[in-house]
RNA sequence: CUGUCAUAAGGGCAAAUCUAUCGAAAGGUAGAGACGCAAAGCCUCAGAUCUAAGGCGUGUUAUCAUGCUAGGAUGGCUGGGUUACCGUA
Numbered sequence: 001c002u003g004u005c006a007u008a009a010g011g012g013c014a015a016a017u018c019u020a021u022c023g024a025a026a027g028g029u030a031g032a033g034a035c036g037c038a039a040a041g042c043c044u045c046a047g048a049u050c051u052a053a054g055g056c057g058u059g060u061u062a063u064c065a066u067g068c069u070a071g072g073a074u075g076g077c078u079g080g081g082u083u084a085c086c087g088u089a
Base pairs, nucleotide, nucleotide: 002089003088004087012037013036017032018031019030020029021028022027035076041082042081043080045079046078047077048074049073050072054069055068056067057066058065059064
């Protein structure tokens, strides 16, 4: 420097759930809490999934109901990009 994670050491993150809060929702944030994770660090570029405020329709006298649609969300969905501790080759 490039790979890799067999065995350790030092450790790190934090699912579900509960409380508070933001959001139309999906979901996010904080605290408690640990299912798990060798990148479960960071980034929506490609795909996938979730939601449908707004928009476009449909039915209805209207209310209302309903269909489609990400400028929204998920990095702990996959791929990809990028950074990285110890040990080992």

c-di-GMP-I riboswitch aptamer from Ureibacillus sinduriensis BLB-1 = JCM 15800, 89 nucleotides, folded computationally. Of the family's consensus pairs, 95% are formed in the model. The same sequence occurs in records of 2 taxa.